[in-house]
Context: one part of a larger RNA
RNA sequence: GGACGAACGCUGGCGGCGCGCUUAACACAUGCAAGUCGAACGGAAAGGCCCUUCGGGGUACUCGAGUGGCGAACGGGUGAGUAACACGUGAGUAACCUGUCCUAGUCUUUGGGAUAACCUUCGGAAACGGGGGCUAAUACCGGAUAUUCCUGUCUUCACGCAUGUGGGGGUGGGGAAAGCUUUUGCGGAUUGGGGUGGGCUCGCGGCCUAUCAGCUUGUUGGUGGGGUGUUGGCCUACCAAGGCUUUGACGGGUAGCCGGCCUGAGAGGGCGACCGGCCACACUGGGACUGAGACACGGCCCAGACUCCUACGGGAGGCAGCAGUGGGAAUAUUGCACAAUGGACGCAAGUCUGAUGCAGCGACGCCGUGUGAGGGAUGACGGCCUUCGGGUUGUAAACCUCUUUCGCCAGGGACGAAGCCGGCUUGUCCGGUGACGGUACUUGGAGAAGAAGCGCCGGCCAACUACGUGCCAGCAGCCGCGGUAAGACGUAGGGCGCGAGCGUUGUCC
Numbered sequence: 001g002g003a004c005g006a007a008c009g010c011u012g013g014c015g016g017c018g019c020g021c022u023u024a025a026c027a028c029a030u031g032c033a034a035g036u037c038g039a040a041c042g043g044a045a046a047g048g049c050c051c052u053u054c055g056g057g058g059u060a061c062u063c064g065a066g067u068g069g070c071g072a073a074c075g076g077g078u079g080a081g082u083a084a085c086a087c088g089u090g091a092g093u094a095a096c097c098u099g100u101c102c103u104a105g106u107c108u109u110u111g112g113g114a115u116a117a118c119c120u121u122c123g124g125a126a127a128c129g130g131g132g133g134c135u136a137a138u139a140c141c142g143g144a145u146a147u148u149c150c151u152g153u154c155u156u157c158a159c160g161c162a163u164g165u166g167g168g169g170g171u172g173g174g175g176a177a178a179g180c181u182u183u184u185g186c187g188g189a190u191u192g193g194g195g196u197g198g199g200c201u202c203g204c205g206g207c208c209u210a211u212c213a214g215c216u217u218g219u220u221g222g223u224g225g226g227g228u229g230u231u232g233g234c235c236u237a238c239c240a241a242g243g244c245u246u247u248g249a250c251g252g253g254u255a256g257c258c259g260g261c262c263u264g265a266g267a268g269g270g271c272g273a274c275c276g277g278c279c280a281c282a283c284u285g286g287g288a289c290u291g292a293g294a295c296a297c298g299g300c301c302c303a304g305a306c307u308c309c310u311a312c313g314g315g316a317g318g319c320a321g322c323a324g325u326g327g328g329a330a331u332a333u334u335g336c337a338c339a340a341u342g343g344a345c346g347c348a349a350g351u352c353u354g355a356u357g358c359a360g361c362g363a364c365g366c367c368g369u370g371u372g373a374g375g376g377a378u379g380a381c382g383g384c385c386u387u388c389g390g391g392u393u394g395u396a397a398a399c400c401u402c403u404u405u406c407g408c409c410a411g412g413g414a415c416g417a418a419g420c421c422g423g424c425u426u427g428u429c430c431g432g433u434g435a436c437g438g439u440a441c442u443u444g445g446a447g448a449a450g451a452a453g454c455g456c457c458g459g460c461c462a463a464c465u466a467c468g469u470g471c472c473a474g475c476a477g478c479c480g481c482g483g484u485a486a487g488a489c490g491u492a493g494g495g496c497g498c499g500a501g502c503g504u505u506g507u508c509c
Base pairs, nucleotide, nucleotide: 001509002508003507004506006505007504008503009502010501013369014368015367016366017365018364019362020361021327026326027325028324030323031322032321035070036069037068040067041066043063044062048059049058050057051056077281078280079279087205088204089203090202091201092200093199096198097197101194102193103192104191105190106189107188108187109143110142111141112140118133119132120131121130122129123128149174150173151172152171153170154169155168156167157166158165159164179186180185207253208252209251214244215243216242219241220240221239222238223237224236225235226234256278257277258276259275260271261270262269263268283304284303285302286301287300306317307316308315309314333359335358336357337356341355342353343352344351345350372402373401374400375399382393383392384391385390406450408445409444410443411442412441416436419433420432421431422430423429424427453498454497455496456495457494458479459478460477464493465492466491467490468489474481475480
């Protein structure tokens, strides 16, 4: 000098774009953050309408709860752990999986028994649970058929990267399906290909420490078996005695990794906030279930700590989602909207979406802009200094002329709307749909009117005098100033630097 997710002190006009718990992965009140589908199903709780004998019944624009499907594994947060195939990069998979989507082929046949909701009854303070009775399905379970599919066996061809891979033929065994709707339809089963996403393996690369020198028994390899979507000591039995290491094993410390960011002429050094990719975690530890996908933040089970409710028998909870509270030197609103983009579900209309889009707060940062412009004295007043002549503040002010950015007041007022919906006269048709927002922008109006501070002035280092103080009070980054004329302390005048900022502290180069 540059930089910062900064903090503190003094000060503070406006706007744009960014950024904003670096600490306690500390504990959390409250609300919201994942639902949706009536075009799968039985139904009708509430509301509307109609009838009513006032008990109720009907209707189905529609729909609470329930069965069922898809989603909930995405999106959002955090950086605790991890020195590791976690990450980066480059390969391999002849050892693998992949719902929805695209594409190609074939099929969509025939039966059955339950169960929730509901009714009833019982237990419980509650959370919730038990018994009995009825009912439906794209829920569940059989049968048929199935070239291809899975599996056993026989045979044959081709190829290769070792185990093998790909194809043809024969034969035995096994395996499917679901309907809804009347519109432009939506689906179901199976097989192949694609796409996307993922799993696993390997080469290389990136911290400190030898005041850590030896480490290892599932350890290293083999065989059989198990397990998995798959290879594999991944697990198990047996056998062998191996494997790693000064090219630093093992141990200890520290740490999420990268694209990148800061600095630097570069080499290098430091960092990993925001944004993007990957990983890991979800009160702590362990476990599996469901599923195409999880060992699952707002799912389940067990144990533990903590908090809460309780009728003391027993229950409930997990903000490292968005706001918000305590804590802290310090880091924001318990805001608006689904209008746009994206996501889930749905044929769709649409519903949901603290993702997202916006607004609010903060000079936290960067950038832009204003606080007026021109004229105006051999130079007012005041202040300060003075050799008492004067000098300086200083064209500064007053005064004259002019302008009106920004702000203020008043009028108009968006783009973002593509899509979707409605209408008819069916078309380059008309109408509707915007949180931000009466915002941006624009037109007019008044009036210099509303808008300057902070640090420093001994040397380094740009800027000097006076008074006060008297080794006191104090200053200080280093050297050092202060003990009676202090350019170094305090105040004033003046000056220098930067300017809506200026200084201090901390950290890095």
Predicted 3D model of a 509-nucleotide part of an RNA (small-subunit ribosomal RNA, 5' domain) from a metagenome. RNAcentral holds the full RNA, with entries from SILVA. Its mean pLDDT, the model's own confidence on a scale to 100, is 86. Rfam family: Bacterial small subunit ribosomal RNA.